[in-house]
Context: one part of a larger RNA
Molecule: large-subunit ribosomal RNA, domain IV
Organism: Sphingomonadales bacterium
């Protein structure tokens, strides 16, 4: 000097990206326990008190014919210690947002999460030799199932809801029409032959699906405007005009895991707060199953605050052991 421990005056998070680490708490019994809530919970909430040993009284369990033996509890009185769950094992707690309902699952060796899954919801395909999948095939899975079943996709408990657009792309439907291949067809044309003929080429016309076309469909892929004016202070614009569009963003939420300007502005908390909480709305660039907004419970998730506690710190010190180092 390093490692692992133990202890520490006064202060007590001033440390730090962050209470990381450490400390506190810890068991049993009694009392007591808030908001909120899906009435189950939250809850061991929080918080307060007791715990050893001896004596007396009393209740009680089991065994035994009984005497009695082995235990458990209550009340009263007393004894000793610094300390009585005397060691070890053994929750710190509370408040508030965000995300995800939950228990689960995951990057074997840097990520455990707000990612995945999940019950629940929806759309769609599939009538059975099903759809779908594996295999060249026979065959097999689906399924010894049969639409209350099976496959695919999206969403993700629950509550309240889920608006407008079918112009583009996709999918579905459509006995017409247009286009369209092989094929059918053969008007003609060319070459050759004395000729019969042979060979080559070939216009109309008839020819599927597909595409065009006509409709439907958004819990299909997706999309959801601009400018100007206007009210008897000002400001603002319920109102009007105009251009464009398939239609111009409804409810709800909003400086948000989304806000650039931005440390927006106001309020709260602090002596002091780019974070946090509550509002406002000027949403650069929220928004409704690529789900919207809430939500009790839950979380080795994440933000902020408070109590307790502490060597995290002010500011370091001592001790124990193991190393390093020096000498033998």
């Nucleotide at each position: 000097c390093g490692g692992u421990g133990u202890u520490g005056a006064a202060g007590g998070a001033a440390c730090u990206a962050g209470g990381c680490a450490a400390a506190u708490u810890g068991c049993c019994c009694g009392c007591g326990u808030a908001a909120c809530u899906u009435c189950g919970g939250a809850a061991g909430a929080a918080g307060c008190g007791g715990g050893a040993c001896c004596c007396u009284u009393u209740c009680u369990u089991g065994g035994g014919c009984a005497a009695c033996c082995a235990g458990g509890g209550a009340a009263g009185g007393g004894u000793g210690g610094c300390a009585c769950a005397g060691a070890a094992u053994u929750g710190g707690g509370g408040g508030u947002g965000g995300c995800g309902a939950c228990u689960g699952u995951u990057u074997a060796c840097u990520a455990a999460a707000a990612a995945c899954a999940c019950a629940g919801g929806a759309c769609u395909c599939u009538g059975c030799g099903a759809a779908g999948g594996c295999g060249c095939g026979a065959g097999c899975c689906g399924a010894c199932g049969u639409a209350u079943a099976g496959g695919g996709u999206c969403u993700g408990a629950c509550g309240c809801c889920u608006g407008c657009c079918c112009g583009g792309u996709g999918c579905c439907g459509g006995a017409a029409g247009g286009u369209u291949a092989a094929g059918a067809g053969g008007a003609g044309a060319g070459c050759u032959g004395c000729g019969a003929g042979g060979c080559u080429u070939g216009a109309a016309u008839c020819g599927a699906a597909g595409c065009c076309c006509c409709g439907g469909u958004a819990a299909a892929c997706g999309g959801c405007g601009g400018c100007c004016g206007u009210a008897a202070c000002u400001a603002u614009a319920a109102c009007g005009g105009u251009c464009c569009u398939a239609a111009g963003g409804u409810a709800g939420c909003g400086a948000a895991a989304u806000u650039c300007c931005u440390u927006g502005u106001c309020g709260g908390g602090u002596a002091a707060g780019u974070u946090c909480c509550g509002a406002c709305c000027u949403g650069c660039a929220c928004g409704a199953a690529u789900g919207g907004c809430g939500u009790a419970a839950c979380g080795a998730c994440u933000u902020c605050c408070c109590c307790a506690c502490u060597g995290u710190c002010u500011c370091c010190a001592a001790c124990a052991c193991c190393g390093a180092c020096u000498c033998a």